[in-house]
Context: one part of a larger RNA
């Protein structure tokens, strides 16, 4: 390389947008680039293959033959693909009426703890632990009252719940700008679609810039205990962090370990938001269905090495783009690029089994 893969054996890019490029819906009309057929030149000889034939075989050699799978020109074909054009409206996608959410971002505002500070009560012990010490405490703690004053979280409701493209989001309420999504019946437009290298944006923790906070935790630390030792598990205490604003990093088991978009393939039973039926109340409405978009359970056909997956496919096609090709050395070196660093991306080799 074909070939095979890719949930868990090696392999799905952390998501998204999007640019070249690849592939792309119905139903006509024309061209004839792809393609199909003729017919013509050309494809030097020798090699190859087939036949016959010369050296006593045979290798060698000599005649014919075919073949040279391409190339060009011309003359046709029009079913598929491409090119123009013309048209549809099922893909897409506007708009309109209902709605739907812990979906962002900006800012008001609430309550319980938790600590601190002041002041009253009040007196020896608190705390903590398997058990104890260290710590705090007659300079008045613990404990319980009252005001204050900080920061950080956000109990019940909370749910296989809901929303985002993925990290991810959750007091209540309300405000201000945004973004999205589902249904419905009309209108519109009329393939405007799918994917998507390079490329851009975004991205949990942690870490790092500079400035601000800093109650609670709480790496390192420091002590107490444990133990043969304990650089740990447990306690006391506590600096970095954790919180905000800017910027940087740019990586996670970033996991459904399961790229992405489209179609089809049996069935059962929850629950979210709509839309609509019937029957029953009619003051909200209740039951029992059909639909449509999501979210979960269970199981046929099929898959599959099982384990499982099974319309939210790992089934059965088709597109496109990422990635794999023993195990170790090693995601390491060396060099690029990007980063203040810390690293990160990109990424071998010898050598060994």
């Nucleotide at each position: 390389u074909u070939g095979g893969g890719u949930u868990u054996a090696a392999a799905g890019g952390g998501u998204c947008c999007g640019u070249a490029g690849g592939c792309g819906g119905g139903c006509g009309a024309u061209u004839a680039a792809g393609u199909c057929a003729g017919a013509g030149g050309u494809g030097a000889a020798a090699u190859c293959c087939c036949a016959c034939a010369g050296c006593u075989c045979a290798a060698c050699u000599g005649u014919g033959g075919a073949a040279c799978u391409g190339c060009c020109u011309u003359u046709g074909a029009u079913a598929c693909u491409g090119g123009u054009u013309g048209u549809c409206u099922u893909g897409a996608g506007u708009u309109a009426u209902a709605g739907u959410g812990a979906a962002g971002u900006a800012g008001a505002u609430a309550g319980a703890a938790u600590g601190u500070g002041u002041a009253g009560u009040g007196u020896a012990g608190c705390g903590g632990u398997g058990a104890a010490a260290u710590g705090c405490a007659u300079a008045g703690a613990u404990a319980u009252u009252a005001c204050a004053c900080a920061g950080a979280a956000u109990a019940c409701c909370g749910a296989u719940u809901g929303c985002g493209a993925a990290g991810g989001c959750a007091c209540g309420u309300c405000u201000a700008c945004u973004a999205a999504c589902u249904a419905u019946u009309g209108a519109c437009u009329g393939a405007c679609g799918c994917u998507a290298a390079u490329g851009g944006a975004c991205g949990a923790a942690a870490g790092c810039g500079u400035g601000g906070g800093g109650a609670g935790c709480g790496a390192a630390c420091a002590g107490g205990a444990u133990u043969a030792g304990a650089u740990a598990c447990c306690c006391u205490g506590g600096u970095a962090g954790u919180c905000c604003a800017c910027g940087c990093c740019g990586u996670a088991a970033a996991c459904g370990a399961u790229g992405g978009a489209u179609a089809c393939u049996a069935g059962u039973u929850g629950u979210u938001g709509g839309u609509u039926g019937u029957a029953c109340a009619u003051u909200g409405g209740u039951a029992c269905g059909a639909u449509c978009a999501g979210u979960g359970a269970u199981u046929a056909a099929g898959c599959g090495a099982a384990a499982g997956c099974a319309a939210u496919a790992a089934g059965u096609a088709u597109c496109c783009c990422a990635c794999c090709u023993g195990g170790g050395g090693a995601g390491u070196a060396c060099g690029g690029u990007c980063g203040c660093a810390a690293g990160a991306u990109u990424g071998a080799a010898a050598c060994u089994c």
The part of an RNA shown here (small-subunit ribosomal RNA, central domain) has 353 nucleotides and comes from an uncultured bacterium. The prediction has a mean pLDDT of 84. Its Rfam family is "Bacterial small subunit ribosomal RNA".